[in-house]
């Protein structure tokens, strides 16, 4: 700091999403300790219980307890006693007294402060800075002075009435520091009048005078404390006033106490705060009112910064206390734990009537995703009362609870390789976890155990707490999880699922080999946490001040005047608002940064600085902004004398032309279309003359020519007017640009009233075309089109490019002027103002733009923010309707989109090719067979193959075998291959039983010799594997088809483009051909063509058998001599290259023609197939990965299929006949192959065949021709054409012809008389015809691959059909029409 995503790549633009950071969080899996913060964000939802405001008996009157004493009453012990009494304690009780304590009430202070929420406030509430000369202030502080003398009542109490209760009311008694008068007072208030003085404006100090008016309380007593007035001071508070403070204009007009005055009231105090009379103001487009949302800051979060967020805890202000209004009281309230009233709700009640307010601590319902104890103390810090002890304090200290945050410790440290085991995965060798563990050696932090133990207190007092915190023992023990591994983004591997489960933030992954599900294994990140979720900031220059754009991506208003505003030429001067700069005030504390310091370190806490960009006063500069004076002319505008021009508008006229009416002439058609047809027409059409009428356009000139702000504007005169443009340089003096609302312009269609109406023509009708045809084509044809007045106000209203002003390289047209120059109206030169075209620089994403910019700068306006939903909806506003304007949401998708670039495609264009058409010759489709396929059928009718490129294809040959397929019937380490152990016998040959496979009996016996062994070979056993024509040809190799024997495909350098590419390979010629030349920012190359190979034609040389025979000589015969001349055989040469002439062409390539020459222009024919393309065939050739089967989807037998039979399709063969048919005779090849072979003469059979067997390992022997040719006979019919199909009888090969072979005789004799739509294939020894061979094969071709014999017709030529090449051009296509 950036990345992922739009294409097949690419560049832009754009959106979306993701890495970070925060949280009063919340969940989901996990959890060890401490320390410090933190905890109802929703229901201002309703609360049970308890605690939160009391205090002061030194104010006062009582009540009450206790103690003590005094008196009277009652009582009568102990003592004594003459027993009559005396004595009189002890308690008790009345009263007075004194103490000491308690308090209900009167009284005083305080209940306005703490503590709580955040419901209302868009406001002078908040913040900030100011004012009050327009204000108050209890307790406290200074100062000064007083405190004298009376009265009269009430609580409480006593009695008593009502009530159920709260409570209330009579009656009568009492006190005070409660209340009220009276004296007495200043420098105090008011009133009247003066004099000095200052002030921003009302107005304020000051003095001295008159008249008037207001105080006070005692208690205690030794000091103190309390009171009252003045005035000050301090603290608190009170009003005002300038700037600041969300959103919406689909909210534009609001306001009657409204705005102001004069007057009063009331207020601490100003002020319509309220009231009376008077005026008619006041607010707003610099957003009034209206509606919606929100307590405001300090700060908190982010962030480079600017900003955007946010108002939890802490600290400042405001507002509220169950909704709503109200005033008492006080120094302060309209008062959370006060009254009153009205309203919801709870409770209570005896039905009359009453009582309450947790937004205090705690708790408790409910509400939610979610938020704690009904704790302990006042010990500290603070309030409140009090002289004071003291009291009270849910403020506060503290302590539970909860990983909610943030910091900090732990969970051990060294040492270990047999790299144990386990697992995990392997290609079975290993790899991995892994020094990890185990073992050994140590340590002990935190927790557990015991022991001391604080500081916080200042003399006494500690809730927290036996806390922190120190020390000992002990023992590795008690302490580790969460998410996450395709890519963004560190980290891969196996199994399991098989577009299923399921994952996901974007992109996207799963459909049988998923690094993306799920699980192991391993691995990576973080860590007492981890991850998901919300929700804020960045990332987002994606709202752009810093810091964006608007030709084609979103986006220039259709086009002008011109309001308000912004913005503005040149000297020259004043002022200082804006600027700058220095003091001074204030910007609380905390926070934030720096620097110290304390808890062991940190978080946390303290101190000192900074900063706090602001605000307000003061001094000062004056360049710039601005403002005022007073000049300029260079911006702008006026005047004078010209010339252009479809510029508006009004009015007149003019010809061609089309319709139409009248009249002549003439007759059968006309019109119209790709072809037609409706339509006109003998009632006379069309066609042609002549007259006439009537609307609407104005040919040629005409030009990327003119004119206008656009929209627009074309035929002539004539009127009336708009604007530019050159010349001159007289006059104005910045008058300027631009322009939100406004105003008036505005094609075309479209409305409204009246006219017009010839051609044209929406709408409609008819014909036509089509699977339809509500269209393109045709015949009619109405509104419209046109005229005059109104409306509407939109258009691809485009240069898709908003108006203005400056400046920045040329060069070529063209309109309109001036000037010079010239004999010249011409050319030319210079300038000016309009209009194109081409290029530098520059800009641009590319295209392009380029003095008429999209370049570089200034100034104003409009308008843009992913894509769809939508210019829609509703709501204004316009409009007579149509309808315009303004202009969302909800919900959806990740892209949409521009530009350019490679392909592919096009019923696009330009060149070329090719039996592609054209021209031709023979077929196929119809008929019968034959074969192969689809399709039915079946127990199987094994599998493949399916447009061209499946279908006489795999199969070069299914009766058993093959054979894979079916029913049966067998085996189970196996039919086959390796390995171990035993056994010694097995092969073979006989014999019985089965269909047979097999089964049971007999016979029957290996080799070497180190003779305990060793090969070989069979059995028998037991596992390891065998075995599979089972799946996937979309997991492969190989192989192969097919564009295509088409000319193409590429790459190094280099060079142009941000780039994806391009260039080369293009362009002119020429080729069969990217062959070849020339030309070229390309220059080279490779893999494709060519050419080298092999055949075939011609000719030499060499060589001469089995091939051959011209001379010689011999024969029935090249049959033997003999020959090497000929054929022919096989080996090497030679030849052919556009080499020679001659034209053409650019002096090239190369064409064309011609001589020679077997053979002319790659001679003919084979092989040979570029990058690549079609998930193109093939897992049943073969091989191979994965999955499946394993007494069976393996193996072995016999038997059936694989030959089946309505119909289709394909590919052949026969053939319909007289260029035949069938006798009869006659001639001539080639290429093969032959030993389990081919088989001659030669007999037999009518033939197939046989019978026998010369020759031949073959240039020697064999198989060996046929159309043709000479002859006859058939006379155009289903025939003497055709032969299918049937019987019968045969022959052959083979264990074996039933299903299911070929042939031979002889009888039988179908369809078929040339084939519709469509279609194949062939350019010369080609098509057509004839017939031979070989593969395979015992046997079985009409097939297939070859061979030879006869042997043609036709190509003017490329418009068309169909493929292909190449160049170009359009695209919204790329799995590519």
């Nucleotide at each position: 700091a950036g990345a992922g995503u739009u294409u097949g790549a690419u560049c832009c633009u754009g959106g979306c999403u993701c890495a970070g950071g925060a949280u009063g969080a919340a969940c989901g899996c996990u959890g060890g300790c401490g320390g410090c913060g933190u905890g109802c964000u929703u229901a201002a939802c309703a609360c049970a219980u308890g605690c939160a405001a009391g205090u002061c008996g030194a104010a006062c009157g009582g009540a009450g307890u206790u103690u003590a004493u005094a008196a009277g009453c009652c009582g009568g012990a102990a003592g004594u006693u003459u027993c009559g009494g005396c004595g009189g304690a002890a308690g008790g009780u009345u009263u007075g007294u004194a103490a000491a304590c308690u308090u209900a009430g009167u009284g005083g202070c305080g209940g306005a402060c703490g503590g709580g929420u955040g419901a209302g406030u868009a406001a002078c509430g908040c913040g900030u800075g100011g004012g009050u000369a327009a204000c108050c202030u209890g307790c406290c502080g200074u100062a000064u002075a007083c405190a004298g003398g009376g009265g009269g009542a009430u609580a409480a109490c006593a009695c008593u009435u009502a009530g159920a209760a709260a409570u209330a009311g009579g009656u009568g008694c009492u006190a005070a520091u409660a209340c009220c008068g009276c004296a007495u007072a200043a420098g105090c208030g008011c009133a009247c009048a003066g004099c000095c003085u200052c002030g921003c404006a009302u107005g304020g100090g000051g003095c001295a005078g008159u008249g008037u008016g207001a105080a006070a309380a005692g208690c205690c007593c030794u000091g103190a404390c309390g009171g009252u007035a003045u005035a000050c001071g301090a603290u608190g508070g009170a009003c005002c006033c300038g700037c600041g403070u969300c959103u919406g204009a689909u909210u534009a007009g609001c306001u009657u106490g409204u705005u102001g005055g004069c007057g009063g009231g009331g207020u601490a105090a100003c002020g319509g705060c309220c009231c009376a009379c008077c005026a008619a103001g006041g607010c707003g487009a610099c957003g009034a009112u209206c509606a919606g949302u929100a307590g405001c800051c300090g700060g908190c979060c982010u962030g480079a910064g600017a900003g955007g967020g946010u108002g939890a805890c802490c600290g400042g202000c405001c507002a509220c206390a169950u909704u709503g209004g109200g005033a008492c009281u006080g120094a302060g309230a309209c008062a959370c734990g006060g009254c009153c009233c009205a309203a919801a709700c709870u409770c209570c009640u005896a039905c009359g009537g009453g009582a309450g307010g947790c937004a205090g601590c705690a708790g408790u319902g409910g509400g939610g995703a979610a938020u704690a104890u009904u704790g302990c103390a006042c010990a500290a810090u603070g309030g409140g009362g009090g002289a004071a002890a003291c009291c009270c304090u849910g403020a506060u200290g503290c302590a539970g609870c909860g990983a909610c945050g943030c910091c900090g410790c732990g969970u051990g440290a060294g040492u270990g390789a047999a790299g144990a085991a386990g697992u995990a995965u392997u290609u079975c060798g290993g790899u991995a976890u892994g020094u990890a563990a185990a073992g050994c050696u140590c340590u002990a932090u935190c927790a557990g155990c015991a022991g001391g133990g604080a500081a916080g207190a200042a003399a006494a007092u500690g809730a927290c707490g036996g806390u922190a915190c120190c020390u000992g023992a002990c023992c590795a023990a008690g302490a580790a999880g969460c998410c996450c591994c395709g890519g963004c983004u560190a980290a891969c591997u196996a199994c399991g699922u098989g577009c299923c489960a399921g994952c996901a933030g974007c992109c996207g992954c799963g459909g049988u080999a998923a690094u993306a599900c799920g699980u192991a294994g391993g691995g990576g990140g973080c860590a007492a946490g981890c991850g998901u979720u919300a929700u804020c900031c960045g990332g987002a220059u994606u709202u752009a001040c810093u810091g964006g754009g608007u030709g084609u991506a979103a986006a220039g208003g259709g086009a002008g005047c011109g309001u308000a505003g912004a913005c503005g030429g040149u000297g020259a001067u004043g002022c200082a608002a804006g600027u700058c700069u220095g003091g001074u005030g204030u910007g609380a504390a905390a926070a934030c940064c720096c620097g110290g310091g304390g808890c062991u370190c940190a978080a946390c806490c303290c101190c000192g600085g900074g900063a706090u960009u602001g605000c307000a006063u003061u001094g000062g500069a004056a360049a710039c902004u601005g403002u005022g004076u007073g000049a300029c002319u260079g911006g702008a505008g006026u005047g004078c004398a010209g010339g252009a021009g479809a510029g508006g508008u009004a009015a007149g006229c003019g010809g061609a032309a089309u319709u139409c009416c009248u009249a002549g002439u003439g007759u059968a058609g006309c019109g119209g279309u790709g072809a037609a047809a409706u339509g006109c027409g003998u009632a006379g059409a069309u066609a042609u003359u002549a007259g006439g009428a009537g609307g609407a356009a104005c040919a040629c000139c005409a030009g990327u020519g003119g004119c206008g702000a656009a929209g627009g504007c074309g035929g002539c005169u004539u009127g009336c007017u708009g604007g530019a443009c050159g010349a001159c340089a007289a006059c104005u003096g910045a008058c300027g640009c631009u322009g939100a609302g406004g105003c008036g312009c505005g094609a075309a269609a479209g409305c409204g009233u009246g006219g017009g109406g010839a051609g044209c023509a929406a709408a409609c009708a008819g014909g036509a075309u089509u699977a339809g045809a509500u269209a393109c084509c045709c015949u009619g044809g109405u509104a419209g089109u046109c005229c005059a007045c109104g409306c509407u106000g939109u258009a691809a209203a485009c240069g898709a490019u908003g108006a203005a002003u400056a400046c920045u390289a040329g060069g070529u047209g063209u309109g309109g002027g001036a000037g010079g120059a010239c004999u010249g109206a011409c050319c030319c030169c210079u300038u000016c103002c309009g209009u194109g075209c081409c290029g530098c620089a520059g800009u641009u994403a590319a295209c392009a733009c380029a003095a008429u910019a999209a370049g570089u700068a200034u100034u104003c306006c409009g308008c843009c923010u992913g894509g769809g939903g939508a210019g829609u909806a509703c709501g204004g506003c316009c409009g007579c309707a149509a309808g315009g304007u303004u202009g969302a949401a909800a919900c959806u998708c990740a892209a949409a989109g521009g530009a350019a670039u490679u392909g592919a495609c096009g019923g696009g264009g330009g060149c070329c090719c090719g039996c592609a058409c054209a021209a031709g010759c023979a077929g196929c489709g119809g008929a019968g067979c034959a074969u192969g396929u689809g399709g039915u059928u079946u127990a199987a009718u094994u599998c493949g193959a399916c447009g061209c490129a499946a279908c006489g294809c795999g199969a070069a040959g299914a009766a058993c075998c093959u054979u894979a397929c079916c029913a049966g019937g067998u085996c189970u380490u196996g039919a086959c291959a390796u390995c171990c152990a035993c056994u010694u016998a097995a092969a073979g040959c006989u014999g019985c039983a089965g269909a047979g496979a097999u089964g049971c009996a007999g016979u029957g016996u290996g080799a070497g010799c180190u003779u305990g062994c060793u090969c070989g070979a069979a059995g028998u056993g037991a596992g390891a594997c065998a075995g599979g024509u089972g799946g996937u040809g979309c997991a492969u190799g190989g192989u192969u088809g097919u564009c295509g024997u088409c000319a193409g495909c590429u790459c190094g350098u280099g060079u142009c483009g941000u780039g994806a590419g391009a260039u080369g390979u293009u362009u002119g010629g020429u080729u069969a051909a990217g062959u070849c030349c020339a030309a070229u920012a390309a220059c080279g190359a490779g893999c494709g063509c060519a050419a080298c190979c092999c055949u075939u034609g011609u000719c030499c040389u060499u060589a001469a058998u089995u091939g051959c025979u011209a001379a010689c000589a011999u024969u029935u015969a090249g049959u033997u001599g003999a020959g090497a001349a000929c054929c022919u055989u096989a080996a090497g040469g030679a030849g052919a290259c556009c080499g020679c002439c001659g034209a053409u062409g650019a002096c090239a390539a190369a064409u064309c023609g011609g001589a020679g020459g077997a053979a002319g222009a790659u001679g003919g024919g084979g092989a040979u197939g570029a990058c690549g393309u079609c998930a193109a065939a093939u897992c049943a050739u073969c091989a191979u990965g994965c999955c499946c089967c394993u007494u069976a989807c393996g193996u072995c037998c016999a038997g059936g299929g694989c030959u089946a039979c309505a119909g289709g399709c394909g590919u052949g063969c026969u053939a319909c006949a007289a260029u035949g048919g069938c006798u009869g005779g006659u001639a001539u090849a080639a290429u093969a192959a032959g030993a389990u072979g081919c088989a001659a003469u030669a007999c037999c059979g009518u033939g197939a065949g046989g019978u026998g067997g010369a020759g031949c390992u073959a240039a020697u022997c064999u198989c060996c021709a046929a159309a043709g040719c000479c002859a006859g006979u058939c006379c155009c019919a289903g025939u003497c054409c055709g032969g299918a199909u049937u019987g019968u009888a045969g022959u052959c090969u083979g264990c074996a012809a039933c299903u299911c072979g070929a042939c031979u005789a002889c009888a039988u004799g179908a369809a078929g008389c040339u084939g519709g739509a469509a279609u194949c294939g062939c350019u010369a020894g080609u098509a057509a015809u004839c017939g031979c061979g070989a593969a395979u094969c015992a046997g079985a071709a009409u097939g297939u691959c070859g061979c030879g014999g006869u042997g043609a017709a036709u190509a003017c030529g490329u418009u068309c059909c169909c493929g292909g090449g190449c160049c170009u051009u359009g695209u919204g296509c790329a799995c590519a029409c």